RNA sequence: GUAGUGCUCCGGGGUCGGUGUAAGUCCGAACCGGCGGUAAAAGUCCGCGACCCGCUUCGGCGGCUGAUCCGGUGGAAGUCCGGAACCGACGGUGAAAGUCCGGAUGGGAGGAGCAGUCA
Numbered sequence: 001g002u003a004g005u006g007c008u009c010c011g012g013g014g015u016c017g018g019u020g021u022a023a024g025u026c027c028g029a030a031c032c033g034g035c036g037g038u039a040a041a042a043g044u045c046c047g048c049g050a051c052c053c054g055c056u057u058c059g060g061c062g063g064c065u066g067a068u069c070c071g072g073u074g075g076a077a078g079u080c081c082g083g084a085a086c087c088g089a090c091g092g093u094g095a096a097a098g099u100c101c102g103g104a105u106g107g108g109a110g111g112a113g114c115a116g117u118c119a
Stems, first nucleotide, its partner, number of pairs: 005115006015029004030099002032088002034048004043086002052063004068084005090102003
C1' cells in the first nucleotide's frame, strides 16, 4: 500500500385555495425527482434497483417497467444557461391520487468507513 475477503454505518422527495354532503383524488395554481455511467453537472441519454408477474435447487433467473424538444455558449453538454413541454407502479380511501393511507421501522441499486490476507 492492499486484489479477493470480513464487519459496521448510510441509503426517497413533494401543497395551498376553490367547488361540493363528501375531494391533499375534480378545478386553478404549486411542489417533488432513488442509484451508477456519460469528453461537461440528467426525473425524461445508457444501464440498474424497487414495485408487479412466472419459474426456482430459494442461490437466483426471465418477463414487465413512464416521460424532451428548440436555441445559446463551448473543443466537448439530449446533463450547463434561456424557453417551452412531458412522465410518475400496485391496493385502499363518503369523489377519480406522483404528493394521503398501506405493503415499508421492509427491500435495494449503490455509497462511506474500519479491519486485514496476499503481493
Background: This is a predicted structure of a 119-nucleotide RNA (FMN riboswitch aptamer (RFN element)) from Nanchangia anserum. Its mean pLDDT, the model's own confidence on a scale to 100, is 84. Taxonomically the source falls in Nanchangia (Bacteria, Actinomycetota, Actinomycetes, Actinomycetales). Its Rfam family is "FMN riboswitch aptamer (RFN element)". Rfam describes the family as follows. The RFN element is a highly conserved domain that is found frequently in the 5'-untranslated regions of prokaryotic mRNAs that encode for flavin mononucleotide (FMN) biosynthesis and transport proteins. RNAcentral holds the sequence, with entries from Rfam.